[in-house]
RNA sequence: GGCCCGUUCGUCUAUCGGUUAGGACACCAGAUUUUCAUUCUGGUAAGAGGGGUUCGACUCCCCUACGGGCUGCCA
Numbered sequence: 001g002g003c004c005c006g007u008u009c010g011u012c013u014a015u016c017g018g019u020u021a022g023g024a025c026a027c028c029a030g031a032u033u034u035u036c037a038u039u040c041u042g043g044u045a046a047g048a049g050g051g052g053u054u055c056g057a058c059u060c061c062c063c064u065a066c067g068g069g070c071u072g073c074c075a
Stems, first nucleotide, its partner, number of pairs: 001071007010025004018055001027043005048064005
């Protein structure tokens, strides 16, 4: 240099073109408890950046960034 794969809440993970983007843990608040813990209820929080296709994009295409894998050239 070439090719391939990946990037979603704080973390892990689901989604396969139409979801208020779900779940677990964590965090916050409340209830329970003499207190703490446990348990229960509720809540906050995410699509790497840009462009394109489409009535509609996390999802499909292109570029860029970052990470990973395979492989070449020169010396």
Molecule: transfer RNA
Organism: Cypionkella sp.